Background: Predicted 3D model of a 74-nucleotide RNA (transfer RNA) from a Microcaldota archaeon. RNAcentral holds the sequence, with entries from ENA. Model confidence (mean pLDDT): 82 of 100.
RNA sequence: GGGGCUGUGGGCUAAUCUGGUUAUGCUGCAGCGUUCGGGACGCUGUGAUCUGAGUUCAAAUCUCAGCAGCCCCA
Numbered sequence: 001g002g003g004g005c006u007g008u009g010g011g012c013u014a015a016u017c018u019g020g021u022u023a024u025g026c027u028g029c030a031g032c033g034u035u036c037g038g039g040a041c042g043c044u045g046u047g048a049u050c051u052g053a054g055u056u057c058a059a060a061u062c063u064c065a066g067c068a069g070c071c072c073c074a
Base pairs, nucleotide, nucleotide: 001073002072003071004070005069006068007067010027011026012025020057028046029045030044031043032042033041050066051065052064053063054062
């Protein structure tokens, strides 16, 4: 220098291919219940689509550019 893949709560992850209900679940964290107390368990709450532009009635999803990581070629 060329090509490919990936990017979603604090961590992991589904939804993307085939655009459409309030973006899923686990974990973490906070509160409450239970217990003499703790753990475990139950209930409730909490917080996310890498950035920008475009297409569309509607974009996490499609297109383009950029950024970051990984892999291959040179």

Its Rfam family is "tRNA". It is annotated as a transfer RNA. Rfam's curators write: Transfer RNA (tRNA) molecules are approximately 80 nucleotides in length. Their secondary structure includes four short double-helical elements and three loops (D, anti-codon, and T loops). Further hydrogen bonds mediate the characteristic L-shaped molecular structure. tRNAs have two regions of fundamental functional importance: the anti-codon, which is responsible for specific mRNA codon recognition, and the 3' end, to which the tRNAs corresponding amino acid is attached (by aminoacyl-tRNA synthetases). tRNAs cope with the degeneracy of the genetic code in two manners: having more than one tRNA (with a specific anti-codon) for a particular amino acid; and 'wobble' base-pairing, i.e. permitting non-standard base-pairing at the 3rd anti-codon position.